[in-house]
């Protein structure tokens, strides 16, 4: 400076920040499964049984090393046959055969040379396997180079032949034969052994070169071709071998550094084990082996031992650092059935060679053999799973041969498999009656599917068919393959699925379903409107694939090197007290160059990854460059900072000297108060204890009281957040001994320092063990209580124990929940305790004068000490919270939780579990280290609103008190509830249901039951056929029969349009009417937990809230908290608030007073009073007092005085309150009934309970007579004055009044009389007769009225209601609803008309501020633990099967080593070693396993209430006991405990 380059989201809460886990989104895969599938190219394809395997093949080759054999040619020969010729001998020729040469093919066997390569697999192995660097003591066939040689003999074997065993395999004997098989001999060098003797290099040992000298090892030949003699040999030429030597190339052995999993619940391992010395052995070097000596060697920088594991290039992921991972391709290692062995050979301890055990298979004639696909096809078996018994040696490579050439399942093709990667296609373009169909919506009709189809025009990638035809091959040879590919000609036709749609996460609706079926990756989704289930239909994602499911990496900074953390969340060990190793480390100068930092060299093999270009049509894939390669590891260089050596410094640290203060610490003695015991003494009836009470002690004298003795434990005041110690801790006074810390001063060593795993030491209480000792207190255990129980809390006894000795135990909320140590960063204060100065006091000693009774005494001076007060200047101990900084927040803040530096110790979700196992301590009790299966979407921390407390604090209210009346008895009414019917119709259920819905249930009202009907219906609209309107089966009216009516049934009378147009009474249209059909109509059927709307209720409570701005990461806070005041968030004040809205107040109505206005129906007239209007009056406005002020108290005036009384008015919200039956309504149900009509019955039932109410019980009273006085309303289907009748209710007549005009109109009260305290002249229920009204109708089931009758009831238990003035009680009126009336109710209406309120201690209910708090559905909350049921995983557990490393020890094949005979180069026979078996006691792992103990889960089980609030007994640690359980109790500890007091500190600039 340039390039690269890093995303996060869901889930705990009511919200919110933090902490922390689970989960998701992406990449990958040798992949499996599900559903689907067109084509091609490129890769890939037993990850499980290193299980068994049938078939075939996968290693041969040379005749140019060998004698053979067997077939062929060629010549020749010997016969034989036949033909020709000849009279014939006989020649000739042809066939065949013997035999001799040559030659060519082919070949068992001898001999090379290959098989140790190539291919397979990963079982083993934690190792010099493997990867990198490097090293010295070494081999090395074929290959390359130089050098010389290659001479001359000999004995055997195989073969072949003869004979013989055996079932085969295959063997055994005799003859005989070659050779490049085998032995000897000669020859030879720069070989090799051993010897002499120089140079040269090296500190040395040594080494390198040359040299003298002796001795010792070699060999094979074949093929051409040429000459020669002569038919077998010889020479020479070339090839090709063979032999010695050296070099070199390859390729291989061995040695080392440094890297290379997990476990300490594996801590000690090791005898050939560590090193020497000598031998053996090896290609070579070494205990590799052996003897002998010596005791070493490993090891917390993990030895030993146990699990897993083939390493490595590299692959996947990821910004990187990492982290997992080692399939295809390369390297490299190790293994070929399990196990050992050597042999051959350049090279193996040998995959398609040998011997031996072992299993296991196959053949057998039972005697015996035979075999090894982890080659390449294939089988089979496992298992989710992984392919053809396939062509070719045409190409590359490899083997043998001279070569032709064989051989090659290495290789190159091709088959199968969407396994993956990577391209391609299923069609393009035009085409709206936006077709049909579907699917959702709607009033009417739209949307969406969708340019999609249909239809038209095109193309031919792919597919069929011709025909052409390749590179791959340098001369020949193509397995692929008539492929790739070209051309043509057909043909839109075979060729789209699949997951997904609540959020994360891209996409939405109908419909079934009803916490069922079901979904879900996580929150979660489904109980009658599911965008989350099933189906469609849309729509999104990706597309020949698409989900799913496993696994790996991200994301996860969730182990934190980069890059995390421990006051309170997981997390500082009890103390860090010594203290080892380790880790770090003050100042100065020198050396050094190890670490460090720079440059160069050499390695990091290719392939892979980047990049650039290139080749197949593109990509995938290939090719070719080029960069990259963090490592090692050599050579130079620099030296600053670490190291290391040296040499030195005082500032770290340590020590000496003088001095302080201290409940530090052992040990030993002494004290005075309380306590309880005992004695005498006095004294009497009670004590003690508690909330009350009992148990208990006391007349055999207790409690209280003196007085004397014994005895143990602890040590009031002083005394304080004050002092000492490393922590635990430590307190009476005294003396010894003893330890650490501080402060001066001058010196002393010279980094001696800080930390500190492991280790040692100390380490409350309680708790063990011995011996002592026991006053009080006191687990356990008794007893009284208390309760529903009470194994407790409260009382009363009371043993362990507490105490003391001597030794254990090692824990605690052992806490400041804060590891030590250095160093730096504003402050303010408090005590403790030295130093130093300075003033002052007091006291000693001492000096000087001076007085003296001669004892001293006054005055001043100096010195030492002691106190006190300033001032300095150190340590120690503490308190605020300010600036900065830090935390999630709380809060820390020179005592840090802040800045840095160093060491240690701890943590990694929650439960399971500080558990189990095992190990180490321990008398024991337990300590200490310390997992897992399982289980689960939390778990936690701080803080914020609310609510909530058997918290606190202020404050209201008929909440309490004070009063008056009642309710709860009683008899009636009237509602419920219960219970009963056919049916008692529904709802309303603390408060806030119950004289409520209902301001009117004989029928109607009715919804209920029974019976009987009616089915487009009783009501609406639309429609389809049919028909009238000059009618008619349909309506009204009369009417018939039947019947309870409804329904059904006769018969007659009646009443009904318009316009236009036509010759018309025609015919169009509108409109009515009736029957028919469909669609609907209808429901008091359900859901009030789907809703509107209205309601209660908390409450006329005074409180809810915004905005702007300010404060906190946030939720949220302030405003609206303080001090006043008021009915009130009413107003003032003060203030990071300032200001606004709902609420309050006021505005409206009613009344109380005045005025004025009009003035009929009121008034004989006038007024006055009244009626209906308008307007005034009241403001704490004056006055006095208090107070900043708001306000308050008090007087005046006034009809009214402090909101003048009374209504209406009811904020935010709460209670899934209430109400689908007032209405409206969504979703479901019913549809000849869950609709509709109708006629009776029921809502009125009657053992009992429960609210609310009448009337009473009498004398403040009944009756009787007489007499007074309202206001609010109502009245034409009505209110009714008078009159007459009737005891009454009421009935006849009948004026007046549509209303200030006419009707209705009081009663308690007064005035006289009577009763006289009784179940009565009280009470007025029940019956009984008898009438009146109303109304089709009064029995079920009205009111009324007269007569008789005359029940409970004599004032009411526990409880409980209601009111504070025109109120309560008491007295009548009137009216809504109504035909009447169950009305004693609701609503109003006036009449008469009181008491009482000290006052907030209690109850209830409210408000506010504050505290706690595991509650948020908010306490009717949360929530422990035993018991019972399922269920699950793991521990123990008598015992019992299996494996696995070892030890010992018997036994011991082959094999190697050797002894010894023999014989010869073999055999026999013993030795030592050693696989495999076997015994043997142990150790490990791991499966069953009766039964046992805890633990997890699990809507609705059973006992309690253990925590959360002060949780009703604060809680919790540790520990001991003790109880059905949650827990109790004792003993020491913590605040992580409210509340009140009180002490102390701080703050108030």
């Nucleotide at each position: 400076u340039u390039a690269u380059u890093g995303a996060g989201a869901g889930u705990c809460u009511g919200a919110u920040c933090c902490u922390g886990g689970c989960u998701c989104a992406g990449g990958a895969u040798g992949a499996a499964c599900g559903c689907u599938g067109g084509c091609g190219g490129c890769a890939u394809g037993c990850c499980u049984a290193a299980g068994c395997u049938a078939u075939g093949c996968a290693a041969g080759u040379c005749g140019a090393a060998c004698g053979g054999g067997u077939c062929c040619g060629a010549c020749g020969u010997c016969g034989u046959a036949c033909a020709u010729c000849g009279c014939a001998a006989g020649a000739u020729g042809u066939a065949u055969c013997u035999c001799a040469u040559c030659g060519g093919a082919c070949u068992a066997g001898u001999g090379g040379c290959a098989g140790a390569c190539g291919g397979g697999u990963g079982a083993g192995u934690a190792a010099c396997a493997c990867g990198u660097a490097g090293g010295a003591a070494c081999g090395u066939g074929c290959c390359u180079c130089a050098a010389a040689g290659u001479c001359a003999g000999g004995a055997a074997u195989a073969g072949c032949c003869c004979a013989g065993a055996g079932a085969a395999a295959u063997c055994u004997g005799g003859a005989u034969u070659a050779a490049u098989c085998c032995c000897g001999g000669a020859u030879a060098g720069u070989c090799c052994c051993a010897u002499u003797a120089a140079a040269c290099c090296g500190a040395g040992a040594g080494g390198u070169u040359u040299u003298u000298u002796g001795g010792g090892u070699a060999a094979a030949g074949u093929g051409a071709c040429u000459a020669g003699u002569u038919u077998a040999c010889u020479a020479g030429u070339c090839a090709u071998g063979c032999u010695u030597u050296g070099a070199g190339a390859u390729c291989g052995g061995c040695c080392u550094g440094c890297g290379u999993c997990c476990u300490a619940u594996c801590a000690g391992c090791u005898a050939g084990u560590u090193g020497g010395u000598g031998a053996g052995g090896u290609a070579a070097u070494g205990g590799c082996u052996c003897a002998c000596c010596a005791a070493g060697g490993c090891g917390a920088u993990g030895a030993c031992g146990g699990g897993u594991a083939g390493g490595g290039g590299g692959c996947g992921u990821g910004a990187g650092a990492g982290c997992g991972c080692g399939a295809c391709c390369c390297c490299c290692c190790a293994c070929a059935a399990g196990g050992g062995c050597a042999c051959u050979g350049a090279g193996a301890u040998a995959c398609g060679g040998g011997c031996c055990c072992u299993a296991c298979a196959c053949c057998u004639a039972c005697g015996g053999g035979u075999g090894g696909c982890a080659g390449c096809a294939a089988g089979u078996a496992g298992g989710a799973a992984u392919c053809a018994u396939g062509c070719g040696c045409a190409a590359u490579g490899g083997g043998g041969g001279a070569a032709a050439c064989c051989c090659u399942g290495a290789c190159g093709c091709u088959g199968c498999g969407a396994u993956g990667c990577c391209g391609c296609g299923u069609g393009u373009g035009g085409g709206a009656u936006g077709a049909c169909g579907g699917u959702c919506a709607u009033a009417a009709u739209g949307a969406c599917u969708g340019u999609a189809a249909a239809c038209c025009a095109c193309u031919g990638u792919g597919g069929a068919g011709u025909g052409g035809g390749a590179a791959g091959a340098u001369g020949a040879u193509g397995a692929c393959g008539g492929u790739a590919c070209c051309a043509c000609u057909c043909u839109a036709g075979a060729a789209a699925g699949c997951a997904g749609u609540u959020g994360c996460u891209a996409a939405c609706u109908a419909c079934g379903u009803g916490c069922c079926a079901g979904a879900a990756g996580c929150c979660u989704c489904g109980g009658u409107c599911a965008u989350a289930c099933g189906u469609a239909g849309g729509c999104u994602g990706c597309a020949a694939g698409c989900g799913u499911u496993g696994u790996c990496c991200g994301g996860a900074g969730u182990u934190a090197u980069u890059g995390g953390g421990c006051g309170u969340a997981a997390a500082g060990g009890g103390u860090u007290g010594g203290g080892u190793a380790g880790g770090u480390g003050g100042u100065u100068c020198g050396a050094u160059g190890c670490g460090u930092c720079g440059a160069a060299g050499g390695u990091u093999a290719a392939a892979u990854c980047u990049c650039a270009c290139g080749g197949c049509u593109c990509a995938a894939c290939c090719g070719u460059g080029a960069a990259u390669a963090u490592g090692c590891u050599u050579u130079c260089g620099a030296u600053a900072c670490g190291g290391u050596c040296g040499a030195a410094c005082u500032a770290g640290a340590a020590c000496a000297u003088c001095g302080u203060a201290g409940g530090g610490g052992c040990u030993a003695g002494c004290a005075g108060a309380a306590c309880a015991g005992u004695g005498c003494a006095a004294g009497u009836a009670g004590g003690g204890g508690u909330a009350a009470a009992a148990u208990c002690c006391g007349u055999u004298g207790a409690u209280a009281u003196g007085c004397a003795c014994u005895g143990g434990a602890a040590u009031a005041c002083c005394a304080a957040a004050g002092g000492c110690g490393u922590a635990g801790g430590c307190a009476g006074c005294u003396a010894g001994c003893u330890g650490g810390g501080c402060g001066a001063u001058u010196g002393u060593u010279g980094a001696c320092a800080c930390u500190g795993a492991a280790c040692c030491a100390c380490g409350a209480a309680a708790g063990c063990u011995a011996g002592g000792g026991g006053a009080g207190c006191g687990a356990a255990a008794c007893g009284g209580a208390u309760u529903a129980g009470a194994u407790a809390c409260c009382c009363g006894u009371g043993u362990a124990g507490u105490c003391c000795u001597a030794g254990c135990c090692g824990u605690a909320a052992a806490c400041g929940a804060u590891g030590g140590a250095c160093a730096c960063u504003a402050g303010c204060u408090u005590g403790g305790u030295g130093u130093u100065c300075c003033a002052c006091u007091c006291a000693g000693a001492u000096c000087u004068u001076c007085a003296u009774u001669a004892g001293u005494g006054g005055a001043g001076g100096u010195u030492u000490g002691u106190g006190u007060g300033g001032a300095u200047u150190g340590c120690c101990a503490g308190g605020c919270g300010u600036a900065a900084g830090c935390u999630a927040a709380c809060g820390c803040g020179u005592u840090a939780a802040g800045u840095g530096u160093c060491c240690c110790g701890c943590c990694u979700g929650g439960g399971g579990a500080g558990u189990a196992c095992g190990g180490u301590c321990g008398c024991a009790a337990g300590a200490u280290u310390a997992a897992a299966a399982c289980u689960u979407a939390a778990g936690g921390g701080a803080a914020u609103u609310g609510g909530c407390g058997g918290g606190g604090g202020c404050u209201c209210g008929c909440a309490c008190a004070a009063g008056c009346g009642g309710u709860g008895g009683a008899g009636c009414g009237c509602g419920u509830g219960g219970u009963u019917u056919a049916a008692u119709u529904g709802g309303a259920u603390g408060u806030u249901a119950c004289g409520c819905c209902a301001a009117g249930a004989a029928c109607c009202u009715u919804a209920c039951c029974a019976g009987g009907c009616c089915u487009u219906g009783a009501c609406a609209u639309g429609u389809u056929u049919u028909u009238c309107u000059u009618a008619a089966u349909g309506c009204u009216c009369u009417u018939u029969c039947a019947g309870a009516a409804a329904c059904g049934u006769u018969a007659g009378a009646g009443a009904a349009u318009c316009u236009g147009u036509u010759u018309a009474a025609u015919c169009a249209g509108a409109g009515g009417g009736a029957a028919u059909u469909c669609a609907c109509a209808g429901g008091u059927g359900u859901u009030g937990c789907a809703c509107g709307g209205c309601u209660g209720u908390c409450g006329u409570c005074a409180g809810c809230u915004c905005g702007u701005c300010u404060c906190g990461u946030g939720a949220g806070a302030g405003g609206u908290a303080g001090g006043g005041u008021u009915a009130a968030g009413u107003c003032c004040u003060a203030c990071a608030a300032c200001g606004a809205g709902c609420g309050c107040a006021a505005c409206c109505c009613g009344u109380a007073c005045c005025g004025u206005g009009u003035g009929u129906u009121g008034u004989a007239u006038c007024a006055c009073u009244c009626a209906c209007g308008c307007g005034g009056a009241a403001c704490u406005g004056c006055c006095c007092u208090c107070g900043u002020a708001a306000g308050g108290g008090g007087g005046a005036g006034g009809a009214a005085g402090g909101u003048g009384c009374g209504g209406a008015c009811g904020a935010c919200g709460u209670c899934a309150a209430g109400u689908c039956a007032g209405c409206g309504u969504u979703g479901c149900c019913c549809u000849u009934a869950u609709g509709g009509c109708c006629u009776g019955g029921g809502c009125g039932a009657c053992a009992c309970a429960c609210a609310c109410g009448c009337u009473a019980c009498a004398a403040u009273g009944g009756c009787g007579c007489a007499g007074a006085u309202a206001g609010c309303a109502g009245g034409u289907u009505g209110c009714c004055a008078c009159c007459u009748c009737g005891u009454a209710a009421g009935a006849g007549g009948g004026a007046g009044c549509u209303a200030a005009u006419c009707c209705c109109u009081a009663a308690a009260c007064u005035g006289c009389g009577u009763c006289c305290c009784a179940g009565u002249u009280c009470g007025g229920a029940u019956u009984g007769a008898g009438g009146u009204c109303u109304g089709u109708a009064a029995c079920u089931c009205g009111a009324c009225c007269u007569c008789a009758u005359g029940a409970a009831g004599u004032u009411g238990g526990a409880a409980u209601c209601g009111c504070u003035a025109g109120u309560a009680a008491c007295c009548g009126c009137g009216u809504a609803u109504c035909a009447g009336c169950c009305a004693u109710g609701g609503c109003g209406c006036g009449g008469u008309g009181a008491a009482u309120a000290c006052g907030u201690u209690c109850u209830c209910g409210a408000g506010c501020c504050u505290u706690g708090c595991a509650c948020a559905c908010a306490c009717c909350g949360c929530c422990c633990g035993u018991c019972a049921c399922a269920u699950a995983a793991g521990c123990c557990g008598a015992g019992u099967u299996g494996g696995g490393a070892a030890u010992a020890g018997c036994c011991g094949a082959a094999g190697a080593c050797u002894g010894c005979a023999u014989u010869u180069a073999u055999u026999g026979u013993g030795g030592u070693u050693u696989a495999a078996g076997c015994u043997a006691g142990g150790c490990u792992c791991a499966g069953c396993g009766a039964g046992g103990a805890g633990u997890g889960u699990g809507a609705a089980g059973u006992c309690g209430u253990a925590a959360c609030a002060a949780g009703g007994u604060g809680u919790c640690c540790g520990u001991a006991g003790g109880g059905g359980a949650a827990u109790c109790u004792g003993c020491g500890g913590a605040c992580g405990g409210a509340u009140c007091a009180c002490c102390u500190c701080c703050u108030u600039u």

Small-subunit ribosomal RNA from candidate division WWE3 bacterium CG22_combo_CG10-13_8_21_14_all_39_12, 1549 nucleotides, folded computationally. Taxonomically the source falls in candidate division WWE3 (Bacteria, Bacteria candidate phyla). Its mean pLDDT, the model's own confidence on a scale to 100, is 81.